[in-house]
RNA sequence: GAUAACGGCAAACCCGGCGAAAGCCGGCGACGCAAAGCUACGAGGCUACAGCGCAUUUCGAUGCGCCACGCCAGUCGGGCCGCCGAA
Numbered sequence: 001g002a003u004a005a006c007g008g009c010a011a012a013c014c015c016g017g018c019g020a021a022a023g024c025c026g027g028c029g030a031c032g033c034a035a036a037g038c039u040a041c042g043a044g045g046c047u048a049c050a051g052c053g054c055a056u057u058u059c060g061a062u063g064c065g066c067c068a069c070g071c072c073a074g075u076c077g078g079g080c081c082g083c084c085g086a087a
Stems, first nucleotide, its partner, number of pairs: 008033002014027005031074001037080003041077003044072003051066006
C1' cells in the first nucleotide's frame, strides 16, 4: 500500500520528579502519526554546567563570545527490526 479490521503511539497545556540548561521520566490529555518502533552514522537544530578567551570588578564575582563531553529519532537522509493486508 485500502476511507478495511485487530490493535498501537501520543503534540501542546497542566501537575509531580530529575537536570545548570536544552531536555528526559511519570500522570493527565490528544495535535497529529503507517514505522511518531530502535539507532546520533551523515546533514541540521537546541542547550552551555565545566573549560578557554575578552571586558568589568567592591577581587567575592558579573557580563559577552567560543565550545558537546549534554540533548532532539515528532527536522531530513541512512542503518536495523516489525503488525495487519483486500482489489
Molecule: c-di-GMP-I riboswitch aptamer
Organism: soil metagenome